[in-house]
C1' cells in the first nucleotide's frame, strides 16, 4: 500500500466483500513448563453459612473467677484481708475511611479555569493564656414483676475524663461610635472607645498523657461562575415561587432555600420544553494525521447500598455491616407479636454463550484504637483454580543414501514423492522426573548493653519477629529419555492431485462451486500457514476521500429549489487615524500520579518493574506588536442608487373595434345520394340533405407578416386600437456617498388539469353510447357526445415547472450570423470601421467518465443559499400541517438484492433509412399437392418390427442391393480364459473327414480310418499346456481425432508499423465511381501485407505439329453377293501428347481514371466462352462413439459368443420423393436412320437350335479402339383407332411358367394367358429451370447368386419460351441510425389473478408500562399552637391539635408497547394462468 465484483468488452459512478489490528470475550479441535497480569459484561435477581470495626482499666463502679494467707465451722462449708481478674456497664475516640456497585443522572454531575470581601475544619503544628469551687442525677449491682421470644416496667442504692451551677477571662461574640488605609461593586482590612455575654478533667509508672479558650497553618469539605461535555424539531412554544424586589424566617455559608407583600416578567430556532439513550474524566482500541469507536482492571470525582420518604447524633452522615416510618419480599412464632438485607470476602440459586477458592497470615505495606505492650483488620500481602492476555523456553543436535519398507501419483519392467525424513552412529540434558543444599523479601516496634550530651531526645552494637515455603535458586543423578496440533490449499491468498459422489450430499467471507472425468463437496497422499495454540463466532477502528475540517460533489451517474422579493445571519470598495476583540510574540500559574514516546538501571532475556526526561496539541493570568479583519471616526468615488434626454419591445391590466373561417336559422336553386374509411358500417337524407346563393345570428380562435426573431423574473405572452402601468437598453453632465451582494424562515406569483358560485356554449372534446377491427379490443379507426376548454370571482399549488445547469461579481485566444441603441472618419447610396446592451452557431487554451462545454462555461477565482450519500420497499406509512375536496408539504422503518446506474465501443437485431445482388420476385416452361403403385419417414402394432438421421442443412438420407448370410432386434437351445486372429515357447499327430444315432441345426455320444510336402533339418496344418494383446454396433458427438452438412463460390476475414482515443476500439477495410469479386482507378493518416476473390489444374469448343494400331480409308491396287475384308496409305475422321489462340489487344463514343456502350471489324470463341475440381476467419455445443481412431464409464456363466426360427417387408392412418397414367403433339400394328459413355474370365456370349416368351441346349470370339453385351429411343414412313373410362390407363386378382440360390411360405425378379380399379390435368399452397438451359428420348455402370432399380451416378438424341423491371416476399452484402438485446428478436421484459413463505400499514377493541395535571386520604419526622406536670424559671415538656410530606385511593386525559377477528398494499420463490405495456418508429413514437 491496496484487491474482487455490474459489462461481449471499456472508462466512469457507486454500493456490497476481503488482506490489518484489538478485546474482560465464547465455542470447535488440541495440549509440555514458567514468569507477569486478568477473571458475572446478563438478573442494582433472590441469599443458607462464616468471617468483613473495633479499641481503651493510663476515664469510672465494680462483678464472677483463681491464687495467697487468717478467721469461724455441725468439717458440708462461711467469712475477712492480700494480689490477679473475664464477660457485662457507664464514659472517650473511631465507625463519614478502606471495601463494592454502576441502578438512578443530560446536570455545575463531570472536565478544565477562576472567585468566596457569603463559608465550615475532629484527629495534627505553631503560638498565648487557663485549668478554682460547688452541685443533682443515672447504667451496672440489688430487690421485683410482664414476655414463647425479641425485649421490657417498677423498687432501692452507686461512679466518672457522663451532667448541672458559680468565679475568672480577651486578640472570643454581640450593640453604638470614632480614625486611617485598601477594594471593579456589595464591600474589606487595622488602630481604637463604652456597655454586654460565654470556659475547663482529671489519670498517672512521676517521664508524662490529657482537658478550656483564642489566634494562623496544615489537611479535608461546601458554595458560585466563564468555556467544554449525548440523539430526536414526525418535541416549537415552556413556565406562578415561575422572574424581579422589600421585610422576615433559616443555614457553617450566599441565595424563593422557606415564608408575607408588591411588580409581570424569565426561557427558547446559536433549539427552550419534552422523549429516548447514558455514569463523567485521566485514558483504552484503531488511524500516517485529523479523527472514529469506547470508559473492564489501575488512578481521581460523583452517585446508591432491598423499593421510598425522614431526621438524629456527630468535626464530618441525611449514614452499606445506624436510628424511625411505609412498601414489597422471605424467616421464627405460644398467633398475642418478632426478625431480616452480601451493588464486603468466600460461598448458594437462578440467568445466561459465559467468569474462580465457604483457602492461609497480618511476616510486609497502610488503616482504628491504645503511653505502650498489643488488639482489631475478607484493606493489604500471598496461595488455589482456568492457555482469557500478554512474554520467555522446550519438543532434540550432529552425522547418515540401498535415496530401504509401506502410503501416494504417474507416460507403470520403470519413473516421482514423502525423503535425511526412518534405521544406524555420535552428542548434549533445557525442561519433566530423583537427591541434597538452601534464600532476599526484616527496617521498624521492642528489649539488653554502650555512647553521646540541650535530661526531652538522639546514636551505636547485640538479640526477638517470615504466612507465602523448603518456594525461588544452586549442584549432582538418570537417559532423547516426559511433551504438536490447528487450520487452510478455485481467484482475491501462500499452498495439486487422485479416488468416491453426480444441482444430490453438500460448501461458501464476496464472487461462486456441484447436472459423470470437481485443484471450490467428502476421503486420501502431499503442500502452504500459524505454533501451545489453532480456527469459528461476535463486537470495534482501519482499508472507507463511502459525511470528504485536513479531503467528495450536484448538464446526462444520487443531487440546484418553479419563479422573484426580503427578515434575521453570512460576506463586502479606495484613503487616513484611534482602539486592541480576533490574530501573532515573550513570560509566569496551571494541565494529579499512573499510561503512551525518549534515554538509563533491576529480575539469565522479555513481558513486567522501576529512575529520570519529553510530552500533556488546553485553560488562566500578565507584558508587548499592529500588517490583515473587527469596532470608532474623519473623508473619497470607481460599487450601487437617482436625475435629463432619447430609443426599443406578442411585458402587463381595462375598454372598444374587425375580417377569414366553422355552425345554426330563414328564404332560393336543385335531385338521390351525402359523410366517412385501409376497407366499410353507424349517422345525415324524398319531411328534400351533400352542394350552391343571399340575409341573419352564436361563440372561440387570430391566416398572411413570422424568423435561428422579440419581451418578461419564472409561469408565459401574437388581428388592430385607445387608456393606465412595469421593465431594459444608450448618451452627456449632475446628485447621494457604499447606500451592496447573498438570503434560512416569511411574503408574493406560478402552464395545464381539477373545485366552488354565476354566466357563456360556434368549433373540439375526457366519462358514455353506436358501428368498425380483432381470438377478445372495456383502445388504436369513425359516427355522435356531457363535464371541460371561454368569461368574473374565490381556491388549488403542481409539470420533463428543462438549458434537466441557483443568484453575484471579476479574470480569460478568435471567427461569423442576427436584435436594439449611439459615433464619428472614410467611401458614398450602400456599406466598411468604432463602441454598448442582447439573442444564436464555430472554436483555442483549459475542463470533463465520456458525450461534450467553451465569454451566455460545464475553465480560473470569490462570496452565499439550496441539495445528495447503493438498488428496491417509497416519495409509501404513521404524526404533523395546508386545502371544499382532488390532493400537497414535511417524510421514515421492517424486510430484501449484489448490484441498481451513466457515457463510449463492438456486434447482433428493427413491421428504422440508403445502396446492390441471387430463378428472390416479375415474365415463361414444366411439375408437386387429387389417382394407383414404388420408395423414406411418423404413428400405431408387436415377442421383435435393431440404431442412427429430424426446420432450412432429416424423411429413393446411413444403405453403390435385409429371403440364410449380411443383423446390429426378439424366441428358444449352447459355449465360458475364450469364438477369431497374431506372436513367443514345449509337447504330441493329427486335424479333416466316412458312418450310426439323438437334435430345428449349432453341438453332443458312438465308431471307422491314420494326411501331404520336403534339400529329410524341417515345413503345412492342426490338438493340448503355458504366455501376451480379451471381446462388447453396450453409454456419453454436450470429454474427442478424423470426415461432412449448412451460411455460400457469399465477398468477405485479418495483421505488422504508424497515428487517434484515457480505454473498450478505431483508422487501414470508410468515401467517389467501377466490378461478378475488399475487382480496380481517384481521394484519404495511412504504409504495406497475410487469408480468400480471380489465374495457375482438367474437360469441351477451333487450328497447327508429332505419332498411325486394334482406330480410320481419299487417292491406287485386290477379293466378295456386300462389309477397310485385304495389300497400301497419314490425306480426313478419329485417337493421345504438345504447341497457337482471347488479351477489352484493335477502332469509335463517353470518361481524370478504373472502365462502361456498340447486334463494330477481326475471329472456331468476346468482354470469367460453356462446365468441373476447388469452399477464407468463423457460425449452428449442426451430423457420425453403428465407417475408423479414441478418452472415460459400465459388462465378463455375459451387455461376450454359436446356431436355428422369426424381425428389419406388420398396417386404420399421416407427411416427403418418385414412376405410370388420365390420353389424338396421342396408342397400336408394320417398316426404317442416327449415338455417346461404359462392362466383361466364378464374366461378356456372337451364331445356330427348341420355347409365344421369360429362358434353355450347344458354344466361335475375346483379359478387349480387334470379340461381346448391343436391338439405341424419341424421330421418320405407311396404316389403323375417332374421344369412350376408350385399342387410354395399366393396378389388383386367378391360372402357367422361367431364372438365381442350400431355401423364394413369411418376402425375389422375370415370363405367357385371363382380370382391366382408381384416374377425363388436380383446393389451399408449393417446387425446378435463364441454353444446348427446361422438357422430352433412350442407353450404360456401381453394388449383386438373385432382386423388390420407378433409386442414385454418368451418357448422348431431339430440343425451347421468357426476363418491362426491382414496388413487393425470401435470403445476403456494404453504410448509416435507434436500442432497456450480448444465450444477441426464437431476445428482453411488464401487470393482474392463483400459490408458498417474509416483514409491515389500519383495525370494533383488549391487556400493560412509564411519567403529568385535578380531587381524597395521609406514616415516621420537621414546623407551628396549646400546655396536664416539673417549677427558680424567660427552661424543659406528656398529651390534644394545626401546615407540609413518602406512599394509597379516585378522577378525565396525552404518550407508549403488545395483542386482535377482518383488511391494505409490499417483499422474495427454476419450469402455473391471462394478455403483451415499454426497450426497434416495439408495431398507436
Nucleotide at each position: 500500500a491496496g484487491a474482487g465484483u455490474u459489462u461481449g468488452a471499456u472508462c466512469c459512478u457507486g454500493g456490497c466483500u476481503c488482506a490489518g489490528g484489538a478485546u474482560g470475550a465464547a465455542c470447535g479441535c488440541u495440549a509440555g513448563c514458567g514468569g507477569g497480569a486478568g477473571g458475572c459484561u446478563u438478573a442494582a435477581u433472590a441469599c443458607a453459612u462464616g468471617c468483613a470495626a473495633g479499641u481503651c482499666g493510663a476515664g469510672c463502679g465494680g462483678u464472677a473467677g483463681a491464687g495467697g494467707u487468717g478467721a469461724c465451722u455441725u468439717c458440708g462449708g462461711u467469712u475477712g484481708c492480700c494480689u490477679u481478674g473475664a464477660g457485662a456497664g457507664c464514659g472517650g475516640c473511631g465507625c463519614a475511611c478502606g471495601g463494592g456497585u454502576g441502578a438512578g443522572u443530560a446536570a455545575c454531575g463531570c472536565g478544565u479555569a477562576c472567585g468566596u470581601a457569603a463559608c465550615c475544619u475532629g484527629c495534627c503544628u505553631c503560638a498565648u493564656a487557663g485549668c478554682g469551687g460547688a452541685g443533682a442525677a443515672u447504667a451496672g449491682c440489688c430487690c421485683u414483676g410482664g414476655g414463647a421470644a425479641a425485649c421490657u416496667g417498677g423498687g432501692a442504692u452507686u461512679a466518672a475524663u457522663g451532667c448541672u451551677c458559680c468565679a475568672u477571662a480577651g486578640u472570643a461574640u454581640u450593640a453604638c461610635g470614632g480614625a486611617a488605609u485598601c477594594g471593579c461593586a456589595u464591600g474589606g482590612u487595622u488602630c481604637u472607645g463604652u456597655a454586654a455575654u460565654u470556659a475547663a478533667a482529671g489519670c498517672u509508672c512521676c517521664g508524662g498523657c490529657g482537658c478550656u479558650a483564642u489566634g494562623a497553618g496544615a489537611u479535608g469539605g461546601a458554595c458560585g461562575u466563564g468555556c467544554g461535555u449525548g440523539c430526536u424539531a414526525u418535541u416549537a412554544g415552556u413556565u406562578a415561587g415561575u422572574u424581579g424586589g422589600u421585610g422576615a424566617g433559616g443555614u457553617a455559608a450566599c441565595g424563593g432555600c422557606u415564608c408575607a407583600c408588591c411588580a409581570a416578567g424569565a426561557c427558547g430556532a446559536u433549539g427552550a420544553u419534552a422523549g429516548c439513550u447514558a455514569g463523567g474524566g485521566g485514558g483504552c482500541g484503531u488511524g500516517a494525521g485529523a479523527g472514529c469507536g469506547u470508559g473492564a482492571c489501575c488512578c481521581c470525582c460523583c452517585a446508591c447500598a432491598c423499593g421510598g420518604g425522614u431526621a438524629c447524633u456527630g468535626a464530618g452522615a441525611c449514614a452499606c455491616g445506624g436510628a424511625c416510618c411505609c412498601g414489597a419480599c422471605u424467616c421464627c412464632u405460644a398467633c398475642g407479636g418478632g426478625a431480616g438485607g452480601c451493588a464486603g470476602c468466600a460461598g448458594u440459586a437462578a440467568g445466561g454463550a459465559a467468569u474462580a477458592u465457604a483457602g492461609g497470615a497480618c511476616a510486609a505495606u497502610g488503616g482504628a484504637g491504645g503511653c505502650a505492650a498489643c488488639u482489631c483488620u475478607g484493606a493489604u500481602c500471598c496461595a488455589g483454580c482456568c492457555a482469557u492476555c500478554c512474554c520467555g523456553c522446550g519438543u532434540g543436535a550432529a552425522g547418515g543414501a540401498a535415496g530401504a519398507c509401506g502410503g501416494c501419483c504417474c507416460u507403470c519392467a520403470g519413473g516421482g514423492u514423502u525423503g535425511u525424513a526412518a534405521a544406524c552412529u555420535u552428542c548434549u540434558u533445557u525442561u519433566a522426573g530423583g537427591u541434597a543444599c538452601c534464600a532476599a523479601g526484616a527496617a521498624a516496634c521492642g528489649u539488653a548493653c554502650g555512647c553521646a550530651u540541650u535530661u526531652a531526645u538522639g546514636c551505636g552494637u547485640g538479640c526477638c519477629u517470615g504466612a507465602c515455603g523448603g518456594u525461588a535458586g544452586u549442584a549432582c543423578c538418570u537417559g532423547a529419555a516426559u511433551a504438536a496440533g490447528c487450520a487452510c490449499c478455485g481467484g482475491c491468498u501462500a499452498a495439486c492431485u487422485c479416488c468416491g459422489u453426480g444441482c444430490c450430499a453438500g460448501c461458501a467471507g464476496c464472487c461462486g462451486c456441484g447436472g459423470u472425468a470437481a485443484u471450490a463437496c467428502g476421503g486420501a497422499g502431499g503442500g502452504u500457514g500459524c505454533a501451545a495454540g489453532c480456527g469459528u463466532u461476535a463486537u470495534c477502528c482501519g482499508g472507507a476521500a463511502u459525511c470528504a475540517c485536513u479531503g467528495g460533489g450536484u448538464u446526462u451517474a444520487a443531487a440546484g429549489g418553479g419563479u422573484g422579493c426580503g427578515u434575521a445571519g453570512g460576506u463586502g470598495g479606495c484613503u487616513a487615524u484611534g482602539u486592541a476583540a480576533g490574530u501573532c510574540a515573550g513570560a509566569g500559574g496551571u494541565g494529579a500520579a499512573a499510561g503512551c514516546c525518549c534515554g538509563g538501571c533491576g529480575c539469565u532475556u522479555a513481558a513486567c518493574g522501576u529512575c529520570g526526561g519529553a510530552a500533556u496539541u488546553g485553560c488562566c493570568u500578565u507584558u508587548g506588536a499592529u500588517a490583515c479583519u473587527g469596532c470608532g471616526u474623519a473623508g473619497c468615488u470607481u460599487g450601487a442608487a437617482u436625475u435629463g434626454g432619447g430609443u426599443u419591445g406578442a411585458g402587463g391590466u381595462a375598454g372598444g373595434c374587425g375580417g377569414a373561417a366553422u355552425g345554426a336559422g330563414u328564404c332560393a336553386u336543385g335531385u338521390a345520394g351525402c359523410g366517412g374509411u385501409g376497407a366499410a358500417a353507424u349517422g345525415c337524407a324524398u319531411a328534400g340533405a351533400u352542394a350552391u346563393g343571399a340575409c341573419u345570428u352564436a361563440g372561440a380562435a387570430c391566416a398572411c407578416c413570422g424568423a435561428u426573431u422579440g419581451c418578461g423574473a419564472a409561469g408565459g405572452c401574437a388581428g388592430c386600437u385607445u387608456a393606465c402601468u412595469g421593465g431594459a437598453c444608450c448618451u452627456u453632465g449632475a446628485u447621494u456617498g457604499a447606500c451592496a451582494c447573498u438570503g434560512a424562515g416569511g411574503c408574493a406569483c406560478g402552464a395545464a388539469a381539477g373545485c366552488g358560485u354565476g354566466g357563456g356554449g360556434a368549433g373540439c372534446g375526457a366519462a358514455c353510447a353506436g358501428g368498425a377491427u380483432u381470438a377478445g379490443a372495456u383502445a388504436c379507426c369513425c359516427u355522435g357526445g356531457u363535464a371541460g376548454u371561454c368569461c368574473a370571482c374565490g381556491c388549488c399549488c403542481u409539470a420533463a415547472a428543462c438549458g434537466a445547469u441557483g443568484u453575484u461579481u471579476a479574470c480569460u485566444c478568435g471567427a461569423u450570423a442576427u436584435u436594439c441603441g449611439c459615433c464619428c472618419a472614410c467611401u458614398u447610396a450602400u456599406g466598411u470601421g468604432g463602441u454598448g446592451a442582447g439573442u444564436g452557431u464555430c472554436u483555442a487554451a483549459g475542463g470533463g467518465a465520456a458525450a461534450c462545454c467553451g465569454a451566455u462555461a460545464a475553465g480560473u477565482a470569490a462570496a452565499c443559499c439550496a441539495c445528495c450519500u447503493g438498488g428496491g420497499g417509497a416519495g409509501u406509512a404513521c404524526g404533523u400541517u395546508c386545502g371544499c375536496a382532488a390532493g400537497g408539504a414535511u417524510g421514515a422503518a421492517a424486510c430484501u438484492c449484489a448490484a441498481a446506474g451513466g457515457a463510449a465501443u463492438u456486434g447482433a437485431c428493427g413491421g428504422g433509412g440508403g445502396u446492390c445482388c441471387g430463378c428472390a420476385c416479375a415474365a415463361g416452361c414444366g411439375g408437386u399437392g387429387g389417382a394407383g403403385c414404388a420408395u423414406g419417414u411418423g404413428g400405431u402394432u408387436u415377442a421383435a418390427u435393431u440404431c442412427g438421421a429430424u426446420g432450412a442443412u432429416a424423411c429413393g438420407c446411413g444403405a453403390g442391393g435385409a429371403a440364410c448370410c449380411u443383423u446390429a432386434c426378439c424366441u428358444g437351445a449352447g459355449c465360458u480364459u475364450u469364438a477369431a486372429u497374431g506372436g513367443a515357447c514345449c509337447c504330441g499327430g493329427a486335424c479333416u473327414g466316412g458312418c450310426u444315432c439323438g437334435g430345428a441345426a449349432a453341438c453332443g455320444a458312438g465308431u471307422c480310418u491314420u494326411u501331404c510336402c520336403u534339400u529329410c533339418g524341417g515345413g503345412a496344418c492342426u490338438g493340448g499346456g503355458c504366455u501376451c494383446a480379451a471381446g462388447g454396433u453396450g453409454c456419453u458427438g454436450c470429454a474427442u481425432g478424423g470426415u461432412u452438412g449448412u451460411c455460400g463460390u457469399c465477398a468477405g476475414c485479418u495483421c505488422g508499423u504508424g497515428c487517434c482515443g484515457u480505454g473498450a476500439g478505431g483508422u487501414g477495410u470508410u468515401g467517389g465511381g467501377u466490378u461478378a469479386a475488399g475487382u480496380c482507378c481517384c481521394g484519404c493518416a495511412a504504409c504495406g501485407a497475410g487469408c480468400g476473390c480471380a489465374a495457375c489444374c482438367c474437360u469441351u469448343a477451333u487450328c497447327c505439329u508429332u505419332a498411325g494400331u486394334u482406330g480410320c480409308c481419299a487417292g491406287c491396287a485386290c477379293a466378295u453377293a456386300a462389309u477397310g475384308g485385304u495389300g497400301g496409305g497419314g490425306a480426313c475422321u478419329c485417337u493421345a501428347a504438345g504447341g497457337a489462340g482471347a488479351c477489352u489487344g484493335c477502332c469509335g463514343g463517353c470518361g481524370u481514371a478504373a472502365g462502361c456502350c456498340g447486334u463494330g471489324a477481326g475471329g472456331a470463341a468476346g468482354g470469367u466462352g460453356g462446365g468441373g475440381a476447388u469452399g477464407a476467419c468463423g457460425u449452428c455445443a449442426a451430423a457420425u462413439c453403428a465407417u475408423c481412431a479414441u478418452g472415460g464409464c459400465c459388462u465378463u456363466u455375459a451387455u461376450g459368443u454359436c446356431c436355428a426360427g422369426g424381425g428389419c417387408u406388420a398396417c386404420a392412418c399421416a407427411c416427403g420423393u418418385g414412376c405410370u397414367a388420365c390420353a389424338a403433339u396421342g396408342g397400336u400394328g408394320c417398316a426404317u436412320a442416327c449415338a455417346g459413355a461404359g462392362g466383361g474370365u466364378c464374366g461378356c456370349a456372337a451364331a445356330c437350335c427348341a420355347g409365344c416368351g421369360a429362358u434353355g441346349g450347344u458354344g466361335a470370339g475375346c483379359c478387349a479402339a480387334u470379340c461381346u453385351c448391343a436391338g439405341a429411343a424419341a424421330g421418320u414412313g405407311c396404316a389403323u383407332c375417332u374421344c369412350a373410362g376408350u385399342u387410354c390407363g395399366g393396378a389388383u386378382u386367378g391360372g402357367a411358367g422361367u431364372c438365381u440360390g442350400g431355401a423364394a411360405c413369411u418376402c425375389g425378379a422375370c415370363u405367357c394367358c385371363a382380370u382391366g380399379a382408381a384416374g377425363g390435368u388436380g383446393g389451399a399452397a408449393u417446387c425446378g429451370c435463364u441454353a444446348g438451359u427446361a422438357a422430352u428420348c433412350g442407353c450404360g455402370c456401381a453394388u449383386c447368386a438373385g432382386c423388390c432399380a420407378u433409386g442414385g451416378c454418368g451418357c448422348g438424341g431431339u430440343g425451347a419460351a421468357u426476363a418491362c423491371g426491382u414496388u413487393c416476399c425470401c435470403g445476403g452484402a456494404c453504410c448509416u441510425u435507434g436500442u432497456a438485446c450480448a444465450c444477441a428478436c426464437c431476445g428482453c421484459c411488464c401487470g393482474u389473478c392463483a400459490a408458498a413463505c417474509c416483514a409491515u400499514g389500519g383495525g370494533a377493541g383488549c391487556u400493560g408500562g412509564g411519567g403529568g395535571u385535578g380531587c381524597c386520604u395521609g406514616a415516621a419526622g420537621a414546623c407551628g399552637g396549646u400546655g396536664g406536670c416539673c417549677a427558680u424559671a424567660u427552661a424543659g415538656g406528656a398529651g390534644c391539635u394545626g401546615u407540609c410530606u413518602a406512599g394509597g385511593g379516585u378522577a378525565a386525559a396525552a404518550c407508549u408497547a403488545g395483542u386482535g377477528a377482518c383488511u391494505g398494499g409490499g417483499g422474495u420463490u427454476a419450469a402455473g394462468u391471462c394478455g403483451u405495456a415499454a426497450c426497434a418508429a416495439g408495431g398507436u413514437a
Molecule: small-subunit ribosomal RNA
Organism: metagenome